[in-house]
Molecule: small-subunit ribosomal RNA
Organism: Haliclona cinerea
RNA sequence: AGAGUUUGAUCCUGGCUCAGAAUGAACGCUAGCGGCGAGCCUAAUACAUGCAAGUCGAGGGGUAACAGAGGCAUUUAUGCCCGCUGACGACCGGCAAACGGGUGAGUAACAUGUAUGUAACCUACACUCCGCUGGAGAAUACACCAGAGAAAUCUGAACUAAUCCUCCAUAACACUACACCAUCGCAUGAUGACAUAGUUAAAGAACUGCCUUUAGGUAUUUCGACAGAGUACGGACAUGCAACUUACUAGCUUGUAGGCGUGAUAAAAGCACACCUAGGCUACAAUGAGUAGGGGCUCUGAGAGGAGAACCCCCCACACUGGCACUGAGAUACGGGCCAGACUCCUACGGGAGGCAGCAGUAAGGAAUCUUAGGCAAUGGGCGAAAGCCUGACCUAGCUACGCCGCGUGCAGAACGACAGUCUUCGGACCGUAAACUGCUUUUCUAUCCCACAAACACUGCUUUACUAAGCAUACACGAUUAAGAUAGGAAUAAGUAUCGGCUAACUCCGUGCCAGCAGCCGCGGUAAUACGGAGGAUGCAAGCGUUAUUCGAAUUCACUGGGUCUAAAGAGUACGUAGGCCGCAUAGCAAGUUGAUAGUUAAAUAUGAUUGGCUCAACCAACAACUACACUACCAAUACUGCUAAGCUAGAGAAACUCGGAAGUAGAUAGAACUCGUAAUGUAGCGGUGAAAUGCAUAGAUAUUACGAUGAAUACCAACAGCGAAAGCAAUCUACUACAAGAAUCUGACGCUAAAGUACGAAAGCUAGGGGAGCAAACAGGAUUAGAUACCCUGGUAGUCCUAGCCGUAAACAAUGAUUACUCGAUACCUGAUAACUAUAUAUCACGUAUCCAAGCGAAGGCAUUAAGUAAUCCACCUGGGAAGUAUAUCAGCAAUGACGAAACUCAAAGGAAUUGACGGGGGUCCGCACAAGCGGUGGAGCAUGUGGUUUAAUUCGAUACUACGCGAAGAACCUUACCUGAAUUAAAUAUGAGGCGGAUGUAACAGAAAUGUAUAUCAUCCAUUAAACCAAAAUAAGGUGCUGCAUGGCUGUCGUCAGCUCGUGCCGUGAGGUGUUAGGUUAAGUCCUUCAACGAGCGCAACCCCUCUAGUUAGUUGCUACCAGAUAACGCUGGGCACUCUAACUAUACUGCCCGUGUAAACGCGGAGGAAGGAGGGGACAACGUCAAGUCAGCAUGGUCCUUACGUUCAGGGCUACACACGUGCUACAAUGGAUACUACAGCAAGAAGCAAUAUCGCAAGAUCAAGCCAACCUCUAAAAGUGUCCCCAGUACAGAUUGCCCUCUGAAACUCGAGAGCAUGAAGAUGGAAUCGCUAGUAAUCGCGCAUCAGCAACAGCGCGGUGAAUACGUUCUCGGACCUUGUACACACCGCCCGUCAAGCCAUGGAAAUCGGUAACGCUCCAAAAUCCAUAUCACAAUGGACCCAAAGCGAAACCAGUAACUAGGGCUAAGUCGUAACAAGGUAGCCGUACCGGAAGGUGUGGCUG
Repeated sequence: AGAGUUUGAUCCUGGCUCAGAAUGAACGCUAGCGGCGAGCCUAAUACAUGCAAGUCGAGGGGUAACAGAGGCAUUUAUGCCCGCUGACGACCGGCAAACGGGUGAGUAACAUGUAUGUAACCUACACUCCGCUGGAGAAUACACCAGAGAAAUCUGAACUAAUCCUCCAUAACACUACACCAUCGCAUGAUGACAUAGUUAAAGAACUGCCUUUAGGUAUUUCGACAGAGUACGGACAUGCAACUUACUAGCUUGUAGGCGUGAUAAAAGCACACCUAGGCUACAAUGAGUAGGGGCUCUGAGAGGAGAACCCCCCACACUGGCACUGAGAUACGGGCCAGACUCCUACGGGAGGCAGCAGUAAGGAAUCUUAGGCAAUGGGCGAAAGCCUGACCUAGCUACGCCGCGUGCAGAACGACAGUCUUCGGACCGUAAACUGCUUUUCUAUCCCACAAACACUGCUUUACUAAGCAUACACGAUUAAGAUAGGAAUAAGUAUCGGCUAACUCCGUGCCAGCAGCCGCGGUAAUACGGAGGAUGCAAGCGUUAUUCGAAUUCACUGGGUCUAAAGAGUACGUAGGCCGCAUAGCAAGUUGAUAGUUAAAUAUGAUUGGCUCAACCAACAACUACACUACCAAUACUGCUAAGCUAGAGAAACUCGGAAGUAGAUAGAACUCGUAAUGUAGCGGUGAAAUGCAUAGAUAUUACGAUGAAUACCAACAGCGAAAGCAAUCUACUACAAGAAUCUGACGCUAAAGUACGAAAGCUAGGGGAGCAAACAGGAUUAGAUACCCUGGUAGUCCUAGCCGUAAACAAUGAUUACUCGAUACCUGAUAACUAUAUAUCACGUAUCCAAGCGAAGGCAUUAAGUAAUCCACCUGGGAAGUAUAUCAGCAAUGACGAAACUCAAAGGAAUUGACGGGGGUCCGCACAAGCGGUGGAGCAUGUGGUUUAAUUCGAUACUACGCGAAGAACCUUACCUGAAUUAAAUAUGAGGCGGAUGUAACAGAAAUGUAUAUCAUCCAUUAAACCAAAAUAAGGUGCUGCAUGGCUGUCGUCAGCUCGUGCCGUGAGGUGUUAGGUUAAGUCCUUCAACGAGCGCAACCCCUCUAGUUAGUUGCUACCAGAUAACGCUGGGCACUCUAACUAUACUGCCCGUGUAAACGCGGAGGAAGGAGGGGACAACGUCAAGUCAGCAUGGUCCUUACGUUCAGGGCUACACACGUGCUACAAUGGAUACUACAGCAAGAAGCAAUAUCGCAAGAUCAAGCCAACCUCUAAAAGUGUCCCCAGUACAGAUUGCCCUCUGAAACUCGAGAGCAUGAAGAUGGAAUCGCUAGUAAUCGCGCAUCAGCAACAGCGCGGUGAAUACGUUCUCGGACCUUGUACACACCGCCCGUCAAGCCAUGGAAAUCGGUAACGCUCCAAAAUCCAUAUCACAAUGGACCCAAAGCGAAACCAGUAACUAGGGCUAAGUCGUAACAAGGUAGCCGUACCGGAAGGUGUGGCUG
């Protein structure tokens, strides 16, 4: 200090989540030790038992218990007596018990904190000073006696003492009364001095000495009592300031606010009372409600802040609940009292007792919090003269990892590294120097021993001393402890926990298979999960680790420090204006704010300080240091700024008049055009309406046309991002009245700005009442459209729209931009006015206003930009994730509709803004393509062939299946192929390696079987071989799989597409995604090229290079050729020459818009030209960018994983892949005369050939057969080319067509039934040019004709791949269809329109609102009853008792309201939930542009009217 998460990516806004620190914690797993701390956060619930406050005999009467002494008696070890002594139960008396300890219920308050005041007060014990302590008297408790009661306890009689009580005396510097003087003070007053008068006090005790009447007296010392003054300590009261939430709490108050007086009190005061006044508090938040002890401090944070209020310290409050006083210096008293209440206990039923929020402990509650311990040794407290006693305060120990701190669980050596485990690429790697093993050490541990500090003061006793001092003794809980130390032993006794997808350090295997599960957020899991579970390994921390909960931080996410509001949440619809806040220039004074200096306070503890010290260190403890900040107080000073006072100024603001402007407002009058209606007329069959129609109107005369009349509403042109108004809004003309801007000068002299509350205005719709009603038009009706059409369209049509009066108070009331002021480069236009003497025009300048563009600057960007969204200032309003929701409840307003104010539960991890790249659009523009058009020929109809679907089947193997599957894989299924089925067989077959053995193979015969094959025996024949091969066989190794996954893959392929695109480097632009380049203007087949340009270049594609073909040349001349020469023949390059030609096959040349003309900047273009074989890519082919489709293929091959292993492997026979109601695709043949049949005849090219092509010849009608030349091919063969020409046929199911079927053959092949091809004869089906629809083709093309080849024994070939022959038509053109490219636009899409998405209904779950009713609580009021105790008063001296009275008055009951909370039949909407129903409202012009307000209507989204907005 940040990180994750919205998107395809980006920037922003904005929430959610995480990493940190902390805790009085709890839970899970685990655990060796010590030190220091902490330990009922819940039920202020109830409490058994014990203890927690006593002490003093030196105040007193005394003697119940204990001990001692003494006395008496006697049975001589017992009994009795005696307060004599130590002491001491109960009692009288004194002091303490108001401290200490606990708790946080109440309390929002002078309770707390802080700073002051008291001139309005008190203070026991303590300290200092001063004075005094004389005399007298009356009671009473205990005990004893008598009595009541179960007990608690109580009553009566008689007796007695005091430091108990009372009186007298004495007395002031005390108090009271009445005066006076001095000094001081903010007022009342204070202090000091002083005169007079009056009032007021006490208690004694002890040691010792002396005396004595033995009662006592007296002296000294000590302690105590009383009066007064002061100090100290502690308290009381008052005041300023600080400090929780809520306005869905706005008014509260009658002792209330104040005065005079009196009373009360320690003391001021309505504290109380009488009288008088009518006040007091409140938007700076009263009153009410909720919550809460406050602070020092604690946690967190950079800080400012935020949260908290355990332990420790200070203050307050409380002590079962409520009330009350007494005693006392002090209480309205935790372990005192009285009364009432609730609860518990005892009881003899009559009556009594009790209060752990003291320490332990118990029950209960709860996630959860300890021992019924020891001791007064220390510290402190109470009493006492003291010893001492008491002290659950306190000091200690016990329990608990609850926290912090510290230590340990060993150290060193030991392998190119054991075993096991895990992984593996099978090589190895990790665990891992880790272990074993060797050596060492001993903190800790076990055992034993030793032994401190803390405690020694004080007190007391003794010694000594003149007295102190000094010395000795007494006395130690924890503790039979521990620290420290010593000895012995031996690595011995000691490691877990969480995590390992990212954030976040740490990775693999197995299992599981959207299951089980994980999860803080994002998310993981659907067969290769680093995310689940286990394992191995790793990482973090460590006697702990993790989880949960809570707080702060991160969060600048409430923003004082330190945020925002055009579009993300957010400017009120507009103005006026009260409070409040803020306020021009200059002078003087003051000094409140402000600033400075000084002083004081802010307890201690805490915190801070590499200041220091003590426990070995640390935690912990102690000392020291210095503060700082907020704040308060006092005093002094300063006076810039703010403020106040005084007197000014004119630049802000305003005033009256003048000039001028406009759709500014209100009221009235008037006008013309149009619509509709009425009357009259002319006139005749339609009118009207739509995409097309129909409803509707019309022969009862419409529409149309003319004239006249009536009514209502609105004001064409002018008219303009022009004007006016605060906004809403305002438009014919004229008049009246009213308001306002601007301009120049005069006057006033800061009079100003803003603006909660409030007031006024406020489109449309709507409401009330009364008018009015032409047109338009929600609702409604009808007609269409449609699957439906509660809509869009059409015909009608009512509220309404208009006026008057009154409500309503909302709109996308928008510039989505609050008002005001100042400042900040420019350009252009408009409007209104002014200046330049006057008028006009032009021009220039100035000013208010209205617009457009742009710089700086700002902004997330879009954009804004002197009319700011810039720079500043003042004030107001508003925002804080999305949804729920502008909903519910409450309140206010309204006739209503509704409006204003305005939540929560619950739910999601996003919602959102701007911009980017794509994709898409029933958006736009440009362009291309056999895309359409123009043509030619087909398909779709028939038969057959072939493929597919479907069906069937034991099997009909599998795959391909929109374009991009379907004559596709398959360049060839009778067996084989073959993967399928049936039936058999087999378990290692084929292949590779291989020790060893052996001659082998074939044929024949018997039996079983469908066969493959098996069994058993025997023999013969033939062939091969000569030590090698083949074969056999025990065995080893690698098996094998056309099983699955093409969604694990490689490779290859299809498609967009031979479409012109796809990118990069550097630079530049942008915060960025990205853009630019690659766009634009032209051009091209082309991102082809040119020009321009913040781009300049480059790459993959295009083109070219390659092949074939068209022309020419060179070289070569057999198997090719034959012009010329020669020979030969019936004839023929047949033969010898020859290589000119053709041809062959190698090389070369040629074409490049090179030249000319025209157009053009250029590129380039031109049904322009020359030349040329060829002309603008000459024609054709190969060649296929980045990528898309999880496209296709695991069955071509390869391959990860997975599955089968006497089988899902392998082998064989037969069958199937060839089935057949049917549907589709692709073809062939046809339907005929541009033809068929027949006869005759000419010209090709590409190819192929030895398990081959096969001539010639002969035979056969033919398929073919036989013999067989030649040829390993420019030589021989296939080889005949066919369309052609002649003749016949004469329009018919034919001399067309050939399916189907019968018979007979041929060929291949072990084999032709399922299931081959072919030949001959015979048979002679459908079919007469094909519906909707649809395909190919732009020139040597279509069409048509035949030929060849691969696969192959043969063949399903009509297919596929090639070859040549003959050889057209048409293209105006780009409106439309399809596909594509580029630019642009909109977008809520990005899985990208096969997208996204809205609402009802149906189902489940969840929380919430309403609700008849019901239940509980709060506290105030009124009434009733008015309680007990207490206080006060009276009862004629005082006190007590008793009685009476007064005041106050808890609780209870009743009443009627209020507020809060719970439950609830039923009901309402909301939210959530992979695959329900109905539609398709929104996003593109979303197919009717959308949205806002309002009204009506409709299953639902929604529709329509009216006004508004552009988002």